[in-house]
RNA sequence: GGGACUGUAGCUCAGCCUGGAAGAGCAAUCGGCUGAAGACCGGUGUGUCGCCAGUUCAAAUCUGGCCAGUCCCA
Numbered sequence: 001g002g003g004a005c006u007g008u009a010g011c012u013c014a015g016c017c018u019g020g021a022a023g024a025g026c027a028a029u030c031g032g033c034u035g036a037a038g039a040c041c042g043g044u045g046u047g048u049c050g051c052c053a054g055u056u057c058a059a060a061u062c063u064g065g066c067c068a069g070u071c072c073c074a
Base pairs, nucleotide, nucleotide: 001073002072003071004070005069006068007067010026011025012024013023020057028044029043030042031041032040050066051065052064053063054062
């Protein structure tokens, strides 16, 4: 220098192909239970969907550029 994949909640990830409400588990927090704590039961999503732009009535999703990580080629 060229190519592939990945980037979504505090963490691990789904959703993207086929555009139409942002989700799961764990963690956290609040309440219940307990003498107290754990376990258990109930409530709460906390997010510019890596960044910028384009297409569209509408973009996490499609297109272009850029950034970061992993791998391959040279």
Molecule: transfer RNA
Organism: Candidatus Iainarchaeum sp.